[in-house]
Overview:
Large-subunit ribosomal RNA, domain IV from a Dehalococcoidia bacterium, 329 nucleotides, folded computationally. Model confidence (mean pLDDT): 87 of 100. RNAcentral holds the full RNA, with entries from ENA.

Context: one part of a larger RNA
RNA sequence: CCCUCGUUAAGGAACUCGGCAAUCUAACCCCGUAACUUCGGAAUAAGGGGUGCCCUUUAUAAGGGUGGCACAUAACAGGCCCAAGCGACUGUUUAACAAAAACAUAGGUCUCUGCAAAAGCGAAAGCUGAAGUAUAGGGGCUGAUACCUGCCCAGUGCUGGAAGGUUAAGGAGAGGUGUCAUGGUUUUUAAUCGGCAGCACCGAACUGAAGCCCCAGUGAACGGCGGCCGUAACUAUAACGGUCCUAAGGUAGCGAAAUCCCUUGUCGGGUAAGUUCCGACCCGCACGAAAGGUGUAACGACUUGGGCGCUGUCUCAACGAGGGACUCG
Numbered sequence: 001c002c003c004u005c006g007u008u009a010a011g012g013a014a015c016u017c018g019g020c021a022a023u024c025u026a027a028c029c030c031c032g033u034a035a036c037u038u039c040g041g042a043a044u045a046a047g048g049g050g051u052g053c054c055c056u057u058u059a060u061a062a063g064g065g066u067g068g069c070a071c072a073u074a075a076c077a078g079g080c081c082c083a084a085g086c087g088a089c090u091g092u093u094u095a096a097c098a099a100a101a102a103c104a105u106a107g108g109u110c111u112c113u114g115c116a117a118a119a120g121c122g123a124a125a126g127c128u129g130a131a132g133u134a135u136a137g138g139g140g141c142u143g144a145u146a147c148c149u150g151c152c153c154a155g156u157g158c159u160g161g162a163a164g165g166u167u168a169a170g171g172a173g174a175g176g177u178g179u180c181a182u183g184g185u186u187u188u189u190a191a192u193c194g195g196c197a198g199c200a201c202c203g204a205a206c207u208g209a210a211g212c213c214c215c216a217g218u219g220a221a222c223g224g225c226g227g228c229c230g231u232a233a234c235u236a237u238a239a240c241g242g243u244c245c246u247a248a249g250g251u252a253g254c255g256a257a258a259u260c261c262c263u264u265g266u267c268g269g270g271u272a273a274g275u276u277c278c279g280a281c282c283c284g285c286a287c288g289a290a291a292g293g294u295g296u297a298a299c300g301a302c303u304u305g306g307g308c309g310c311u312g313u314c315u316c317a318a319c320g321a322g323g324g325a326c327u328c329g
Base pairs, nucleotide, nucleotide: 001324002323003322004321005320006319007318008317010315011314014313019310027051028050029049030048031047036041038144052066053065054064055063056062067071079308080307081306082305083304084303085302086300087299091103092102107142108141109140110139111138112137113136119128120127121126146294147293148292150225151224152223155222156221157218158217159216160215161214164213165212166211170207171206175202176201177200178199179198183193184192185191226244227243228242229241230240253287254284265281266280267279268278269277
């Protein structure tokens, strides 16, 4: 000097990103217990008091006596409160750097499925679904509860429709081509011209479904939810007006927010002093309604801010114990 412990004057978070770590607290009995609340809770809230032994006694009650610095005498054994965020909750997770605000959840809603179900696995047989049957099963999104969930169907998707347009193979086969019997031309061979039937090939009309075009519907389907200019008897602002564009121009609620760049916005609170925190404002760079919006009791090894208590975290270090380090072997 290092590790694991013990104790510490005065102060008591001044430490530090941050009370990290370590103290404090702790059992049982009695008293007492707020806001809020889904009336169950919150709650061991908070905050106080008591506790040994002996005698009397049915008695752990009550009374009397008595010892100690100290009586849950050791060990064991909650620190507490206030405010805010997120997630309702118990639960699940990155075996070995993340336990969470992530996942799940009950609940909500949309959609598919009439049973040889839909869906899934499998070249198939077959199996799961299910020895179930729409109060069932599959899939998507949301995520207790409370109050709610606005406008847009132009684009994309899905559902329905069938008049018209377009449209494949197939059907159909006008017509054409090749070959070719007989034949024509040439004195003959050869060559050439024309060419029936058959065979082969090409092939126009016409016919021909779904789909697409088309017509509707549909947002708890994918998604989207404007700009410029002017105007009131101080100024400022604009309930109001004009104009352009759009499928429609963001409703309620919330808002410098886990979302705000400018920004440590401005005001208020808390501090002697506060880029954090809480309450407001609204100028929302770039909130917003089941990729849910806003609240919310309870819950949380969650995140943020504050307070009481407490302490070697610190001012500022000291001493002690055990084990290392170091020396010799």